[in-house]
Molecule: Bacterial RNase P class A
Organism: soil metagenome
RNA sequence: AGGCGGCCGGACGGUCGCGCGUCGCCGGGCGACCGGCGGCGUGAGGAACGUCCGGGCUCUCCGGCGCAGGGUAGCGGGUAACGCCCGUCCGCCGCGAGGCGAGGACCAGCGCCACAGAGACGAGCCUGCCGGCGGGCAACCGGCGGCAGGGUGAAACGGGCAAGCUCUACCCGGAGCAAGGCCAAGUAGGAGGACGCGUCCCGGGCAACCGGGACACCGGCGCGCCGUCGGAGUCCUCGGGUCGGCCGCAUGAGCCGCCGGGCAACCGGCGGCCCCAGAUGGAUGACCGUCACCGCACCCCUCCGGGGAUGCGGGACAGAACCCGGCGUACAGGUCGCCU
Numbered sequence: 001a002g003g004c005g006g007c008c009g010g011a012c013g014g015u016c017g018c019g020c021g022u023c024g025c026c027g028g029g030c031g032a033c034c035g036g037c038g039g040c041g042u043g044a045g046g047a048a049c050g051u052c053c054g055g056g057c058u059c060u061c062c063g064g065c066g067c068a069g070g071g072u073a074g075c076g077g078g079u080a081a082c083g084c085c086c087g088u089c090c091g092c093c094g095c096g097a098g099g100c101g102a103g104g105a106c107c108a109g110c111g112c113c114a115c116a117g118a119g120a121c122g123a124g125c126c127u128g129c130c131g132g133c134g135g136g137c138a139a140c141c142g143g144c145g146g147c148a149g150g151g152u153g154a155a156a157c158g159g160g161c162a163a164g165c166u167c168u169a170c171c172c173g174g175a176g177c178a179a180g181g182c183c184a185a186g187u188a189g190g191a192g193g194a195c196g197c198g199u200c201c202c203g204g205g206c207a208a209c210c211g212g213g214a215c216a217c218c219g220g221c222g223c224g225c226c227g228u229c230g231g232a233g234u235c236c237u238c239g240g241g242u243c244g245g246c247c248g249c250a251u252g253a254g255c256c257g258c259c260g261g262g263c264a265a266c267c268g269g270c271g272g273c274c275c276c277a278g279a280u281g282g283a284u285g286a287c288c289g290u291c292a293c294c295g296c297a298c299c300c301c302u303c304c305g306g307g308g309a310u311g312c313g314g315g316a317c318a319g320a321a322c323c324c325g326g327c328g329u330a331c332a333g334g335u336c337g338c339c340u
Stems, first nucleotide, its partner, number of pairs: 001340008010291007018043011045317001049328002052326005057176004069172005074088005089103001090101004104167002109165002111161003121158001125150007133142003180247004186242001190238006198215007217231005254273008293314005299308003
């Protein structure tokens, strides 16, 4: 001077404020449940980001095979899975440590190959030689066939390109936490059950109606019986849905240490772990003090490497929203290891 990999990304305290959990007290709602106050506890990241890839989870679909569509691509391994990671071969870049790779197949078909060149794939330019034909007295000229050479170009009959279609092998159902699940009013509708409505006669009264008696739920099928069909209301029960409430939702492919296997990614065993945010108009903030760090100014000491005091200023990128594994991107400053 550079290459690769890892880690940190202020610490402590005080005041006020906010979310969540828990305990206590109080209140609201028919209920499911919810709220207020107080105490205690707890409250962002290495990328919480982009939402690019993969999975868990949930609902839905599902006989098998194939087609279509999407994706991946040396070889081997890891993994829940991947387009990720590890190892390795090959190619390219670099003096090197190292880095990058869009690395299956143009002996299926199609397409493309700038400029130059006759021609960029069944096309053919120029020159020479040979053969034969025609013309010419001749020198020679013009077709045809063959051979050789030349010119252009990255590549010329040999081909190249699949970051072109395509072919081959393998993988992939769809939608997403506003997924979805549970509890659960009123009204209307559904199912079941119970009660029940009436008619006629007599008496009283102007009437509404009252009292007594008979038959019987009432009505249709002419009437009666049987049968059958239809029927208003009230109450109760059941089940579905709506208003509403809650869950999903924070214990997980978890973290730390040791041992063992493996070149490694990673895997296995044992032990330990305050259990570590959980909002839904969306909390995680503001201010102050001390210390540490960085920069500047000035002063002091010095063995000239540096050390010390004071003052002022500064601290990035960015903020969860179902969860997890990756990738990509952003980042003031600090720090460690290995290598050239």